A computed fold for a 165-nucleotide RNA from a marine sediment metagenome, annotated as Lysine riboswitch aptamer.
Parts: sequence; C1' cells; structure tokens
RNA sequence: UGGUAGAGGCGCAUUGAUUAUUAGUAAACUGCAGGAUAGUUCAGGCUAGAUGACUGCAGUGAAAGGAUGAGAUGCCGAAGUCUGUACAUAUCCUGAGUAUUUACAGGCUGGGCACAUGGUUAAGAGCUGUGUGACUGUCAUCAAGAAAUUGGUGGAGAGCUACUA
Repeated sequence: UGGUAGAGGCGCAUUGAUUAUUAGUAAACUGCAGGAUAGUUCAGGCUAGAUGACUGCAGUGAAAGGAUGAGAUGCCGAAGUCUGUACAUAUCCUGAGUAUUUACAGGCUGGGCACAUGGUUAAGAGCUGUGUGACUGUCAUCAAGAAAUUGGUGGAGAGCUACUA
C1' cells in the first nucleotide's frame, strides 16, 4: 500500500400496513347577502367576468407535499446535509422569482442526544445551517494499578480492530 472480515448503538438507508395533522381548509355545487374584478409573488401579454368576477355566511366536504410507523430488506461513509451549476417538472402564456426531482462538482459531519439561535414548514411537528454541552465508540499519549481497569489531554471515519498479500 492492497485484499477479506468485523465493531460502535436512541446507528444508517430503502420499503411500508397504520395513525394524527393538513382541515371543517381547498375545489365544486346549492341557498342567502353584497357587486367588479379574477386567473398563487412581480412585470408584460392573453383569457374570463353584470347571462355575475370576487367576497361573506350556511350546507355537503377532500387530497398531495411534510410527519408517524408494526414489520420486512439491505447495510456500518452506513449515510445525511449545505452551496453552486445544468436539465426537467409545477401555476393561462412569456420572463423573473419560488418549490420539487435527477445528474455533476465542492464543503462539512466518528455516532446519536439535549439546549440556544437562523432557515424551511400550515405547524415551536419534523428536518436542517451555526454555536454550546454532556454521553458514547475508537486510536494516540500521560498518570494510577500486579492485572482487569480507571482518570486527564488530544485526534478524526482518508479513522479503528482482526486476518492476509
């Protein structure tokens, strides 16, 4: 240096019955009362609209995204996330913006947890950037100990352990 196997534990990913939320919300239709704008944010266009746009009240009344998750499968850079670029998709059209999928490049993270704060989100659910804290695995080093082990400090997965060329 390469190969094979393996460990960490509230470990990771995929799939997923279910459950709550979304929401008594949206859309559509009906009734009543109003009556000029509406087509998701901006600009331009186009279209619809007094044969009623749109709003309020009443009635009927969802779903997606996000989350949860028994179980199953594959795993231990598992994988995640952020930034940038490109393509595609979503809204009446075009441009911008926004969101999402995929690909590529780069940054960060040993692992999960908690708290603070920013972002996302319908949501102070969840996720996530940053910071802090203790916990945990591992190696190095120092100290104690006969040993098992314990304590301090430091490192990072490009690590660690075993076998092997």

Its Rfam family is "Lysine riboswitch aptamer". From the family's description: Riboswitches are metabolite binding domains within certain messenger RNAs that serve as precision sensors for their corresponding targets.
The RNAcentral record of the sequence draws on MGnify.